A computed fold for a 72-nucleotide RNA from a Candidatus Magasanikiibacteriota bacterium, annotated as transfer RNA. Model confidence (mean pLDDT): 82 of 100. It matches the Rfam family "tRNA". By type it is a transfer RNA. Taxonomically the source falls in Candidatus Magasanikiibacteriota (Bacteria, Bacteria candidate phyla). RNAcentral holds the sequence, with entries from ENA.
[in-house]
RNA sequence: GUCCCCGUAGUUCAGUGGAUAGAAUUGGGGUUUCCUAAACCUUAGACACAUGUUCAACUCAUGUCGGGGACA
Numbered sequence: 001g002u003c004c005c006c007g008u009a010g011u012u013c014a015g016u017g018g019a020u021a022g023a024a025u026u027g028g029g030g031u032u033u034c035c036u037a038a039a040c041c042u043u044a045g046a047c048a049c050a051u052g053u054u055c056a057a058c059u060c061a062u063g064u065c066g067g068g069g070a071c072a
Stems, first nucleotide, its partner, number of pairs: 001071007010025004018055001026044006048064005
C1' cells in the first nucleotide's frame, strides 16, 4: 500500500428495517444474618463518529476513527 473481519452497559455477549435495544456479570439501595458471604427484591448504566437511502436505521450504503487478520 491492497483486501477481509470487528466496534452495542464498567466487562462478556444477544439483537433478520418497525414494541420502551435485552441477558449475564459488575455498581448503588433494601430484605435476611450476631457479622460476613450466599440467596432474594429493587435500581442505575450502552448502539465509535458523520453523511446518505427509507414512512421508519443498532441493522442498508459511503466516508472517517479505532482494533484484529491476510498478502506485499